[in-house]
């Protein structure tokens, strides 16, 4: 230096044009003498800047950050 993969809660992951989901994390409540476990609620994210398009986490470009190859 080049090709190719990846980026979504605090963590690990899903969604592949039309309301962002799950799990586990934090808070409360219920349960138990207690605590743990059960269980309901509730809090939390689309790396970035453009571009398409009625709509974009998704599709294009560029940029940053990571992985893997090859020089």
């Nucleotide at each position: 230096g080049c090709a190719c993969c990846c980026g979504u809660a605090g963590u690990u992951c899903a969604g592949c044009g039309g309301c962002a989901g799950a799990a586990u994390g934090c808070g409360a409540g219920c349960c138990u003498u207690c605590c743990a476990a059960g269980u309901u609620c509730g809090c939390g994210a689309c790396c970035u800047g453009g571009g398409u398009u009625c709509a974009a986490a998704u599709c294009c470009c560029g940029g940053c950050g990571g992985g893997u190859g090859c020089a």
This is a predicted structure of a 71-nucleotide RNA (transfer RNA) from a Nanobdellota archaeon. Rfam family: tRNA. Rfam classes the family as a transfer RNA. From the family's description: Transfer RNA (tRNA) molecules are approximately 80 nucleotides in length. NCBI's taxonomy places the organism under Archaea, Nanobdellati, Nanobdellota.